């Protein structure tokens, strides 16, 4: 340098054009308990950045950034 793959809450992770962007752990609040732990209920919190296509984009296309692999 060429090609391929990946990037979603603090962490992991589902979503294959129309879902309210699901779930687990974590965190916060309440309940339970003499207290803690366990358990129950609820809250906060996310689509790497920019542009395009489309009535509609996390999803398709292009560029950039970062990471991984492969060929030299």
């Nucleotide at each position: 340098g060429g090609c391929u793959c990946c990037a979603u809450g603090g962490u992991c992770a589902a979503g294959c054009g129309g879902u309210u962007a699901a779930g687990a752990c974590a965190u916060c609040g309440c309940c339970c308990u003499u207290u803690c732990a366990c358990g129950g209920c609820g809250g906060u919190a996310a689509c790497a950045g920019g542009g395009g296509u489309u009535c509609a984009a996390a999803u398709c296309c292009c560029c950039u950034u970062g990471g991984a692999g492969u060929c030299a």